The prediction has a mean pLDDT of 86. The RNA shown here (c-di-GMP-I riboswitch aptamer) has 88 nucleotides and comes from Virgibacillus salinus. Taxonomically the source falls in Virgibacillus (Bacteria, Bacillati, Bacilli, Caryophanales).
RNA sequence: UGUACGAAAUGGCAAAAUCAUUGAAAAAUGAUGACGCAAAGCUACAGGGACUAAGUUGGAUAUUCCAAUAAGUCAGCCAGCUUUCGAA
Repeated sequence: UGUACGAAAUGGCAAAAUCAUUGAAAAAUGAUGACGCAAAGCUACAGGGACUAAGUUGGAUAUUCCAAUAAGUCAGCCAGCUUUCGAA
């Protein structure tokens, strides 16, 4: 110095829930709040997986219903990339 690993220290992020706003929805943003996280940093056109279905297509017992479909969404699902500290 690098890789692996995760004691300590400096710190960091922020689940659920509530309120407000945006959105058809999934969900996102902000505030409060901490379940937890050694990558809970970034990436959705490296890749896989999941969610929603406005629009579109098809069906029907037909204004209401059902099914399929992402260019929408999720990185705190797996993952790719980058990275602080330094005991055993």
Its Rfam family is "c-di-GMP-I riboswitch aptamer". About the family: GEMM was predicted in a large-scale screen for bacterial structured RNA regulatory elements.